[in-house]
RNA sequence: GGGCCUGUAGUAUAGUGGUAACACGCGUCCAUGGCAUGGACGAGUCGGGGGUCCGAUUCCCCCCAGGUCCA
Numbered sequence: 001g002g003g004c005c006u007g008u009a010g011u012a013u014a015g016u017g018g019u020a021a022c023a024c025g026c027g028u029c030c031a032u033g034g035c036a037u038g039g040a041c042g043a044g045u046c047g048g049g050g051g052u053c054c055g056a057u058u059c060c061c062c063c064c065a066g067g068u069c070c071a
Stems, first nucleotide, its partner, number of pairs: 001070007010024002013021001018054001026042005047063005
């Protein structure tokens, strides 16, 4: 320098054009004398920029980061 793959909540992962989800974690409340456990409710997310589309996490382009292969 080139090819391919990956990037989603604090963590690990689903979702793949039509309101973004599960688990753990976090917060409030309930139960307990208290802790642990359990229950109810809640906050928090599509790597960045542009394009296509009525509508983009999803499709296209560029960039960034990581992995892998070639030189």
Molecule: transfer RNA
Organism: Minisyncoccota bacterium